Bacterial RNase P class A from a Ktedonobacteraceae bacterium, 397 nucleotides, folded computationally. Its Rfam family is "Bacterial RNase P class A". By type it is a ribozyme. Rfam's curators write: Ribonuclease P (RNase P) is a ubiquitous endoribonuclease, found in archaea, bacteria and eukarya as well as chloroplasts and mitochondria. Of the family's consensus pairs, 97% are formed in the model. The RNAcentral record of the sequence draws on ENA. A source record names the gene rnpB.

């Protein structure tokens, strides 16, 4: 001086004039207070809140997936363990089980849960030669999986001895595996032993283990107004008891109440068991019609800031001080001036000189992404410029 990497905050500041929501005060004119964000975006995960009349269990479905903490929770945060990427500083990670099962690995090769194409070794037949032996091509047998070829993966790897060739066949180091010390809360990591050892894939299907009732502020609460209904489906009972009502032939009958059972219907936003709630006509689908007014729910919170304690940190205890938008077609702008900032240019100045960098000055330009709607804790995304520790390269002292 370049590049790159990690983390916190910022999101422009003052002044005048007009205007707009919303509170408070005033009879009124007016006056005083607050008035959009680190993402208000997505709507992707938790929640509090409301409703489903209470109160359940069970099983489908779904989501989480290493260890340990934080958190009101979470698929989120923060420490750490493995893995894997990068000269590093860091940076990702859908990281529980393949020995419960069932599936699948295409093409290619000879073989992909099992396997000898080409080779090498040994033996024996036969060919050439005068014989023998050796070769060179060929058939038969046995032996091998160290060579070669495919492939992402082919009887754990490399290397060295040894075999007729060879193989953990035997040794060194390593991966795996198992078995026994040791540390550590664990995840795991270390030593020592050992027989050598046939896989992969669960962001296939399933298993384990942890978690989950449903919609959702257009949820719901409540006041005023208005209206118009049709048409189809639909099960239809029993018994007790009664101080009731009516007939009456004096204990019977019909209605009416109560409870009980049966049934039927609806309700618990996916079945099922239970429960509840109506009825012996309520419901339930279909078509149609009225009501789209108003007030509340609406902002005081798992708030924020300051101090100070504890934590490696996420965070948390205490103590004190603040209130900081509630709209509803939908308010927080708009104009001037002056400043900060950032870029191009150009002047001076620091400097031996010159170039960076700073520092002063003048002119131009420019100042992102974006807009509450119940609230809040998170992730993802989109964006300006400054800082600050780290990394690694190159110059110079």
């Nucleotide at each position: 001086u370049g590049a790159g990497u990690a983390a916190g905050a910022c999101a422009g500041g003052c002044a005048a004039u007009c205007g707009c929501g919303g509170g408070c005060g005033g009879c009124a004119a007016c006056g005083c207070c607050c008035g959009a964000g680190g993402a208000a975006a997505g709507u992707c995960c938790g929640a509090a809140c409301u409703c489903c009349g209470c109160a359940g269990a069970g099983c489908a479905g779904g989501a989480u997936g290493c260890u340990g903490g934080c958190u009101a929770a979470c698929g989120g945060c923060c420490a750490g363990u493995g893995a894997g990427g990068g000269u590093g500083a860091c940076c990702u990670c859908a990281a529980g089980g393949a020995a419960a099962g069932u599936g699948c690995c295409a093409c290619a090769g000879a073989a992909a849960c099992a396997u000898a194409c080409c080779g090498c070794c040994c033996g024996g037949c036969a060919c050439c030669u005068c014989c023998a032996a050796u070769g060179c091509a060929g058939c038969c047998g046995g032996g091998u999986a160290a060579g070669g070829g495919u492939g992402a993966a082919a009887u754990g790897g490399u290397g060295a001895g040894g075999u007729a060739a060879g193989a953990g066949c035997u040794u060194a180091c390593c991966a795996g595996c198992g078995g026994u010390c040791g540390g550590g809360u664990g995840a795991c990591c270390g030593g020592c032993c050992g027989g050598c050892u046939g896989g992969g894939u669960a962001a296939a299907c399933c298993c384990c283990a942890u978690c989950u009732g449903g919609a959702g502020c257009a949820a719901g609460a409540c006041c005023a107004a208005a209206u118009a209904g049709g048409a189809g489906g639909g099960a239809u009972a029993g018994u007790a008891c009664g101080u009731c009502u009516g007939c009456c032939g004096a204990g019977g009958c019909a209605g009416c109440g109560u409870a009980c059972u049966u049934g039927c219907a609806g309700g618990c936003u996916g079945c099922u068991c239970g429960u509840c709630u109506g009825u012996a006509a309520a419901c339930c689908u279909c078509c149609g019609g009225g009501u789209u007014g108003g007030u509340u729910g609406c902002u005081u919170g798992a708030g924020a800031c300051a101090g100070u304690g504890g934590g490696u940190a996420a965070c948390u205890g205490c103590u004190g001080u603040c209130c900081u938008a509630g709209a509803u077609a939908g308010a927080u702008g708009a104009u001037u001036g002056c400043c900060a900032c950032c870029u191009a240019c150009g002047c001076g100045g620091c400097c031996a000189c010159a170039a960076g960098a700073c520092c002063g000055u003048g002119c131009a330009g420019g100042c992102a992404c974006a807009g509450a709607a119940u609230u809040c804790g998170g992730c993802u995304u989109a964006u300006g410029g400054a800082u600050u520790g780290c990394u690694c390269a190159c110059a110079c002292c």